[in-house]
C1' cells in the first nucleotide's frame, strides 16, 4: 500500500428498514441484629460525519477503531 472483519449501557451480548431488549454490574427501597442471598423499582448505549428513505443500529459513501490475511 491492497483486501476482508469488527464497533450497541461500566462489562458481555440481541435486534425483518417501523417504540433499541436482556444478563451482569451501579443506585434506591423492602427483607436481615450487620453483611450476603432474595424481592421491587430507577438511571444508563447504537464509533464519527454525510447520503437514500415518510422512517436507518440496519442500506450506500468517507473517516476512525479492533482483528486477520496479502505484498
Nucleotide at each position: 500500500g491492497c483486501g476482508g472483519u469488527u464497533g450497541u449501557a461500566g462489562u458481555u451480548u440481541a435486534a425483518c428498514g417501523g417504540u433499541a431488549g436482556a444478563a451482569u454490574g451501579u443506585c434506591a427501597g423492602c427483607u436481615u441484629g450487620u453483611g450476603g442471598c432474595g424481592c421491587u423499582g430507577a438511571a444508563g448505549a447504537c464509533g464519527a460525519g454525510g447520503g437514500u428513505u415518510c422512517a436507518a443500529c440496519u442500506c450506500c459513501c468517507u473517516c476512525c477503531u479492533u482483528c486477520c490475511g496479502c505484498u

The RNA shown here (transfer RNA) has 71 nucleotides and comes from a Candidatus Pacearchaeota archaeon. Its Rfam family is "tRNA". Rfam's curators write: Transfer RNA (tRNA) molecules are approximately 80 nucleotides in length. Gene Ontology term of the family: triplet codon-amino acid adaptor activity. The coordinates come from a structure-prediction model, not an experiment, and the mean pLDDT is 81. It was read from a public genome assembly.